[in-house]
Context: one part of a larger RNA
RNA sequence: GGAUGAACGCUAGCGGCAGGCCUAAUACAUGCAAGUCGGACGAGAUUGGAGGAGCUUGCUCUUCCAUGACAGUGGCGCACGGGUGCGUAACGCGUAUGCAACCUACCUUUACCAGGGGGAUAGCCUCUCGAAAGAGAGAUUAACACCGCAUAACAUUGUGUUGUGGCAUCACAGGACAAUCAAAUAUUUAUAGGGUAAAGAUGGGCAUGCGUGACAUUAGCUAGUUGGUGAGGUAAUGGCUCACCAAGGCGACGAUGUCUAGGGGAUCUGAGAGGAUGACCCCCCACACUGGUACUGAGACACGGACCAGACUCCUACGGGAGGCAGCAGUAAGGAAUAUUGGUCAAUGGGCGCAAGCCUGAACCAGCCAUGCCGCGUGCAGGAAGACGGCCCUACGGGUUGUAAACUGCUUUUAUUCGGGAAUAACCCUCUGAUCGUGAUCGGAGCUGAAUGUACCGAAAGAAUAAGGAUCGGCUAACUCCGUGCCAGCAGCCGCGGUAAUACGGAGGAUCCGAGCGUUAUCC
Repeated sequence: GGAUGAACGCUAGCGGCAGGCCUAAUACAUGCAAGUCGGACGAGAUUGGAGGAGCUUGCUCUUCCAUGACAGUGGCGCACGGGUGCGUAACGCGUAUGCAACCUACCUUUACCAGGGGGAUAGCCUCUCGAAAGAGAGAUUAACACCGCAUAACAUUGUGUUGUGGCAUCACAGGACAAUCAAAUAUUUAUAGGGUAAAGAUGGGCAUGCGUGACAUUAGCUAGUUGGUGAGGUAAUGGCUCACCAAGGCGACGAUGUCUAGGGGAUCUGAGAGGAUGACCCCCCACACUGGUACUGAGACACGGACCAGACUCCUACGGGAGGCAGCAGUAAGGAAUAUUGGUCAAUGGGCGCAAGCCUGAACCAGCCAUGCCGCGUGCAGGAAGACGGCCCUACGGGUUGUAAACUGCUUUUAUUCGGGAAUAACCCUCUGAUCGUGAUCGGAGCUGAAUGUACCGAAAGAAUAAGGAUCGGCUAACUCCGUGCCAGCAGCCGCGGUAAUACGGAGGAUCCGAGCGUUAUCC
């Protein structure tokens, strides 16, 4: 000198764009953050309309039509999105490869298929237990829920066979025999959905080379340890697990141990080489009160799922129960220190749905903070009796403050008031036109804005609404007077101060930067 997720002191007009718990992965009151589908299913409370009957004349019962709530079964989603950096020195990450050792819901393409049955169960109803959370019994009901049967290969497995190729286990292609395994319907009748197989796309899994901290005042470490055979397990390879066999494996090219740490793209600095950092944004990883376990599922060993144990908090009728903000706000605590218990799904994106739509603290916006960067302003021109006042001096005078002020003219950014006023909107859907033709594509009209009466534009009057901070001995730009008298104090280094202090305190003046200026901390 540059830089910062900064803090502190003094000061402070506006706007744009960014950023905002670095500490206690401490504890959390409250609200919200993941639902959706009635075009899978049974059941249908409520309300409205029309009619009938009873009749106490405004009530009860009943039929039809419409409305369809709360729960429940089922499907898809909840493994994304959002947060944090505890752990991890590791194939975790980066980079480059490999899988002849693998999986992939939704999506796309291709081929083929969908025949005929069954038994339940939640809900509802009737009960029981319990303070509650909830649990149990009986009766009864549906499905695209569940389960057999049929059909079946280009699928899988087994046994032969032919050919081609390779990288060792082998791979691919053709053909034969045997065994095994499918499906679901809905409605507006043409769509949606279902099953099997192959391929693609996307996303993952696994393996390997190289790179990726400190300490040798850590020198030896290792029994599933290293390898083999066989088996189990997995989507898949593998001591991943197990039985048996062998005695190996790693290490001064730093094993093992201890400490520290998420990694990268990048960021800061530097001419570069390097050094330092890993906030915000993007990719990967890990975690979700602590530890463990699996279930479901295409995918989890699952932040707002389950079970067990533990710590903590809460409820309790003492028998037993409930909970997990490292989601968004917010609270307490810690701290030098870090924001609103805001608005909207209008856009972008996501989930579900044919769709309308619903949900979305993702996202978009607004609020707070000079935390940073950038921009603008606090006026411009003229004006010498060089005014008054202040300060200084060699003091009837002069210097300086200083064109500074007054005064004259001008302007109105900005602020204030008034008026006008967007873009972000395209879809979807409705109506409609054209092309192919019972639908799709393209076009026209209509509908949809949280931010927002915002941005922006115009008008009015008026210099009106707006400057400070640090420094002035040398380094280092900027000097005099007064006070003090090794005191009070200053200080980054050298050093100032003991009676003439340009170094302390005040004043005048000056210098630097400027809505900031200094100090502290850290990095280069």
Small-subunit ribosomal RNA, 5' domain from a metagenome, 524 nucleotides, folded computationally.
Rfam family: Bacterial small subunit ribosomal RNA. Rfam links the family to the GO terms structural constituent of ribosome and ribosome.